Description: Predicted 3D model of a 1488-nucleotide RNA (small-subunit ribosomal RNA) from an uncultured prokaryote. RNAcentral holds the sequence, with entries from ENA. Its mean pLDDT, the model's own confidence on a scale to 100, is 85. Rfam family: Bacterial small subunit ribosomal RNA.

[in-house]
RNA sequence: GAUCAUGGCUCAGAUUGAACGCUGGCGGUAGGCUUAACACAUGCAAGUCGAGCGGAAACGAAGGUAGCUUGCUACCAGGCGUCGAGCGGCGGACGGGGGAGUAACGCGUGGGAAUUUGCCCAGUAGUGGGGGGGACAACAUGUGGAAACGCAUGCUAAUACCGCAUACGCCCUAAGGGGGAAAGCAGGGGAUCUUCGGACCUUGCGCUAUUGGAGAAGCCUGCGUCGGAUUAGCUAGUUGGUGGGGUAAAGGCCCACCAAGGCGACGAUCCGUAGCUGGUCUGAGAGGAUGAUCAGCCACACUGGGACUGAGACACGGCCCAGACUCCUACGGGAGGCAGCAGUGGGGAAUAUUGGACAAUGGGCGAAAGCCUGAUCCAGCCAUGCCGCGUGUGUGAAAAGGCCUUAGGGUUGUAAAGCACUUUCAGUAGGGAGGAAAAGUUAGUCGUUAAUAACGGCUAACCCUGACGUUACCUACAGAAGAAGCACCGGCAAACUCCGUGCCAGCAGCCGCGGUAAUACGGAGGGUGCGAGCGUUAAUCGGAAUUACUGGGCGUAAAGCGCGCGUAGGCGGCCUGAUAAGUUGGAUGUGAAAGCCCUGGGCUCAACCUAGGAACUGCAUCCCAAACUGGCAAACUAGAGUGCGGAAGAGGAGUGUGGAAUUUCCUGUGUAGCGGUGAAAUGCGUAGAUAUCGGAAGGAACCUCAGUGGCGAAGGCGGCCCCCUGGCCAAAGACUGACGCUCAGGUACGAAAGCGUGGGUAGCAAACAGGAUGAGAUACCCUGGUAGUCCACGCCGUAAACGAUGUCUACUCGGAAUUUGGUGUCUUGAACACUGGGUUUUCGGAGCUAACGCGUUAAGUAGACCGCCUGGGGAGUACGGUCGCAAGAUUAAAACUCAAAUGAAUUGACGGGGGCCCGCACAAGCGGUGGAGCAUGUGGUUUAAUUCGAUGCAACGCGAAGAACCUUACCUACUCUUGACAUCCAGAGAAUUCGCUAGAGAUAGCUUAGUGCCUUCGGGAACUCUGAGACAGGUGCUGCAUGGCUGUCGUCAGCUCGUGUUGUGAAAUGUUGGGUUAAGUCCCGCAACGAGCGCAACCCCUAUCCUUGAUUGCCAGCGAGUAAUGUCGGGAACUUUGAGGAGACUGCCGGUGAUAAACCGGAGGAAGGUGGGGACGACGUCAAGUCAUCAUGGCCCUUACGAGUAGGGCUACACACGUGCUACAAUGGUCGGUACAGAGGGUUGCCAAGCCGCGAGGUGGAGCUAAUCCCACAAAGUGUCUCGUAGUCCGGAUCGGAGUCUGCAACUCGACUCCGUGAAGUUGGAAUCGCUAGUAAUUGUGGAUCAGAAUGCCACGGUGAAUACGUUCCCGGGCCUUGUACACACCGCCCGUCACACCAUGGGAGUGGGCUGCAAAAGAAGUGGGUUCGCUUAACCUUCGGGAGGGCGCUCACCACUUUGUGGUUCAUAACUGGGGUUGAAUCAGGA
Repeated sequence: GAUCAUGGCUCAGAUUGAACGCUGGCGGUAGGCUUAACACAUGCAAGUCGAGCGGAAACGAAGGUAGCUUGCUACCAGGCGUCGAGCGGCGGACGGGGGAGUAACGCGUGGGAAUUUGCCCAGUAGUGGGGGGGACAACAUGUGGAAACGCAUGCUAAUACCGCAUACGCCCUAAGGGGGAAAGCAGGGGAUCUUCGGACCUUGCGCUAUUGGAGAAGCCUGCGUCGGAUUAGCUAGUUGGUGGGGUAAAGGCCCACCAAGGCGACGAUCCGUAGCUGGUCUGAGAGGAUGAUCAGCCACACUGGGACUGAGACACGGCCCAGACUCCUACGGGAGGCAGCAGUGGGGAAUAUUGGACAAUGGGCGAAAGCCUGAUCCAGCCAUGCCGCGUGUGUGAAAAGGCCUUAGGGUUGUAAAGCACUUUCAGUAGGGAGGAAAAGUUAGUCGUUAAUAACGGCUAACCCUGACGUUACCUACAGAAGAAGCACCGGCAAACUCCGUGCCAGCAGCCGCGGUAAUACGGAGGGUGCGAGCGUUAAUCGGAAUUACUGGGCGUAAAGCGCGCGUAGGCGGCCUGAUAAGUUGGAUGUGAAAGCCCUGGGCUCAACCUAGGAACUGCAUCCCAAACUGGCAAACUAGAGUGCGGAAGAGGAGUGUGGAAUUUCCUGUGUAGCGGUGAAAUGCGUAGAUAUCGGAAGGAACCUCAGUGGCGAAGGCGGCCCCCUGGCCAAAGACUGACGCUCAGGUACGAAAGCGUGGGUAGCAAACAGGAUGAGAUACCCUGGUAGUCCACGCCGUAAACGAUGUCUACUCGGAAUUUGGUGUCUUGAACACUGGGUUUUCGGAGCUAACGCGUUAAGUAGACCGCCUGGGGAGUACGGUCGCAAGAUUAAAACUCAAAUGAAUUGACGGGGGCCCGCACAAGCGGUGGAGCAUGUGGUUUAAUUCGAUGCAACGCGAAGAACCUUACCUACUCUUGACAUCCAGAGAAUUCGCUAGAGAUAGCUUAGUGCCUUCGGGAACUCUGAGACAGGUGCUGCAUGGCUGUCGUCAGCUCGUGUUGUGAAAUGUUGGGUUAAGUCCCGCAACGAGCGCAACCCCUAUCCUUGAUUGCCAGCGAGUAAUGUCGGGAACUUUGAGGAGACUGCCGGUGAUAAACCGGAGGAAGGUGGGGACGACGUCAAGUCAUCAUGGCCCUUACGAGUAGGGCUACACACGUGCUACAAUGGUCGGUACAGAGGGUUGCCAAGCCGCGAGGUGGAGCUAAUCCCACAAAGUGUCUCGUAGUCCGGAUCGGAGUCUGCAACUCGACUCCGUGAAGUUGGAAUCGCUAGUAAUUGUGGAUCAGAAUGCCACGGUGAAUACGUUCCCGGGCCUUGUACACACCGCCCGUCACACCAUGGGAGUGGGCUGCAAAAGAAGUGGGUUCGCUUAACCUUCGGGAGGGCGCUCACCACUUUGUGGUUCAUAACUGGGGUUGAAUCAGGA
């Protein structure tokens, strides 16, 4: 890297009271302060009744009378319509609002009994026969106050108020009795009466009492209803009783007395959060989230407290008090409450008009008309959501433009234009439903009544009522006319190109893009998706089986408590009976409506509205059943236990006791070392050690036996004897009769270390000291050594306390072994056989598992119960609690941060892991390099330039097979600009050229010579010049954009594929194994069988032979000739040369091996086991090298980064390195004599002989286009002389002088020659290179390049060794195996400290808030009690004196605000301080 698993993060879907960005045609329908229960200007939101009453402030109409100003005043006259204020009635408890509080009988659901109920319905009785009384408003007068608002006196009505009478039913009762009502008003009217008001009758409404109903309300209760245990105990009216009080009503609701209860692990109390529900969103469902709009309930109304009135309130638009705030004020006092509808400020990302109307629906009042109604119905604003419609339709091509391009074309695109049509919607004009039913008037009829009256019901006719509204809808007109955007286009995820930018700017939901070719940034073209919207953000569910009820896990991934006992709890053998709580079935009631779903209907469709059905999985009651579970009763024995006799055992506790060894002490013998280590030293020892003999002391541990043996719950347990004691097992089969299993809390035990007290201490040994090692060495090693280790008693309570595997039960193939029992047999043994028991191992089947593995001792198949887990880090940490003497243990978070962390297995790579094997890899040898001088290349430095590239092996005598100019790319200076070079166009001219002048030259000017070739006579082809532009040109950049070529691992033996098989898969097998080979070469075996690229062979050279050919080569034999030579005639034998063959294959023999492959030895052979050498380089690696060989994409330059010329540079020089040459000498140097090659080259060439020169060389010109001629003498070698170990007769650098040659030209800067000069150097430190045979070493020769210029490179022959035991080690490589946290692959990865920056958090002397407990103080308004005591008083009674009763006041109790003290809890903040996290390529020093 890939795989499977685990596990988190992220996305695709649906949704929203949304907001923001860009854009915006119409309509329908719904919705619209989620934040500050923050503060509110202004207007409106609850009134009505004159048919209850006294009345008349305002307004109006008609008539009459009077006055006159002729349209006004006064009166008839509160007479009429009406009506301000007032008394009275009903309603302001409904409707409307927002959700602060509330974890509660608040809500939901189902029950219940001890209650009330105005208006409404039904009934009974009364008010119709009753009779009385006293007030108070309004008003009038006076008066206070700024105002709000009062005060005093006087008058008055009622359906206002109060007695009396009556009481079927009602209430109380001691069952005798006692108590308690009422109101009238309006309409009509025949008879009768009348004080002319009416009485009286009747109808309607009202009133009183009461019964029942409906609807409404109060109360009680089962069940359900958020989080926290780092909140475990709470409670004194608390729990109950008796008796009272109180209420509409049960009740500690309240009080007195009595009792001591009540709640809580099934979570009380406390803290935090929250209105609940029908429903809504999501989801396959189960669930999860939510509680806007609509509907039900609750609670609230500036904050806190309180009551009054009333049927109903402790009252949103009522009252009183306290508080905060705002406003008015004359400073004395007063007023207010939008969480009603609009609206304002504020807050906020954010949410509308100070609109119309009561036409409809509904509500209040009223007999009704009617009045009121910000409820409601409508309209306005807003794309906020949902739904519908449109922005045209048909035809139409190689248009232009844009973009891309391989330059051909493609695409935008039938899109446009053009032509022909249509007119929805919007616009203009006209028409035009429905929402309207009533009420009223008239007529008819029925009821009521004495009644043709009134009233009520029904029918008919008439009249009349619409905010919306310029309504919906329909028709006409004109014209394609007025109407499209937004996001995205790397993968997930539909959609690709160009340009710009260059880790910048930026993007990003996650992964991640951007460092010069960006499908990811920005723009453009094109495309995709949705569409009047589209994106983004926020939020919920889903995906997520990622809290797993449905539906997960715990050996190694997170996860089994260290181990037992055991309480609550959970679960529980077999049989019978009865029961009916669970369970099953049926029925009934309920489960509001709306919503969801289904089927219809209505708006043109849809959204929407509407009718019916289904559903609402629930709760309650009744009935049937009795299998299973439960409770009850009676039995059973298979679970469990007891008893009898046995077996094994380091099981536990205690007391004794034994020997060996170490150490110390004493004595003897004895002498110089001992000890220790990798090596040493510290240490001990001449004051006698170590060693050794004998004796003594003391402590600790128990050799052998000893064993995947035994025992124990675990920790753990080991000499021997004794005492006490726990558990287990087998056999036999007596007894009990489910007595069982598991176990939250609880409790016992619990290695080592550690702690406390007291002992003990031989050895060992933290700390500590010394010695070493080392860069350091607070370590490993050594010498010492204290706690401790040991004992007794008491703590601690943790370990990789592990089988990383909780306990119990049942079931499910086997093999081998272990220990301990049992049975049988006989021959009685250390016997054999069997086994139906227990223990402990190992292998393995099915099955399971992600795999590894487990596998009757399960990780299999099931059951019961407990514990634990939910990404990594932060962190097993902080805070709090509990425990502890302490150390610390236990319980146990969050902020913040990352997109991973993890398990198992796979392929590689790596290992100072293992095995096997190879290579001049080491070793064994030979010769070098590294030291000297020089040559050459590189680095560095220098320079105007020292052109560029190559940089470990695999750059450095490399590109360069050859820089004086040229080359040349570099520098300086001078020049050219369509260009030195290519194509095209136009014009001119032959091309070319002598000479002169200027210049360094390029070049420029003048001048001379020259008129060519083809021709159809027009011209054309070369060539030159001029001009314009397309273009040329670039050794400029990028080898990390590339092709090609090359290096390297490595001539190493490897690299793969198809099919099959195995594995969930990556992959494996084959290719591994046993042999063998130079080789994955071959053989055998094998779930593999085959194949390919490599190896080998085929190719070339070379070694032997044969055949054939024979010149320029050869010459044996024959002949000729020469001083001599194949010189000649000839020859074709030999050598040689060319061509073609043969030969070598482990073929033959013997041995070894497995009867194989093969190896060893031998024969033959020129050659023997790939004979020697070469070419040939698998899959791949190194972003290896080369853009400067060439080619090439992109970028860059274009009077220059192109081109030309001259000169200079690449040749510099304190230095460093690589590669070489020559040496240092006697195996040598010098002089002269002499022998033997091969392979090459040659006409711009090689150059002979001869002559000249000391020489380089010159002259000369024969021969040669080469087996013919030339280069061309090979040198080392060999033989003689000399030198005699020295800076030399070694060595030749350097320098001086003189020359030769090449070349336009040797100054920078050539080679060679001669003369002279004669430096370093006496064999080279650490280190390092080459080579295994014709090799190393040594020795010359030739060639390419080239005018000239090799010590380099390539090639050739001559002479010609030494050594290899062997594979331990170094280096490199191959195969197998093993470990791995590596995969950029060990030059990897990674840990902690320190320094800097940032972030959140703990502690912290304290400080400031919130909430709250306890103990007190305080006491407004109000209610209740008291008042024998102060003041006062219409109704009733009275004996008229007074009384009863009431009010005020006073007082007691309760109590809000407020205050004090002391606690608890929580939030914020703080000097300083602790650790943690993140980022940084490049801080620092260490480590595994």